[in-house]
RNA sequence: GCCGUCUUAGCAUAGUGGUUAUUGCACUUGGCUUGUAACCAAGGGGUCCCCAGUUCGACUCUGGGAGUCGGCA
Numbered sequence: 001g002c003c004g005u006c007u008u009a010g011c012a013u014a015g016u017g018g019u020u021a022u023u024g025c026a027c028u029u030g031g032c033u034u035g036u037a038a039c040c041a042a043g044g045g046g047u048c049c050c051c052a053g054u055u056c057g058a059c060u061c062u063g064g065g066a067g068u069c070g071g072c073a
């Protein structure tokens, strides 16, 4: 330099162009316990990497950029 993969909550992730973006762990509160862990219940937390474009409508499609990982030279 060229090609491909990936980027969504603190971490790891799901998501066929259409209703309020999913789940687990973590976190907060309460219950249970002599107390802690475990367990049970409830709750908060997201400019879906950035900028444009297409569309009635974009996390999703297109173009450019940034970063990650891998391949070729």
Base pairs, nucleotide, nucleotide: 001072002071003070004069006067007066010025011024012023018056027043028042029041030040031039049065050064051063052062053061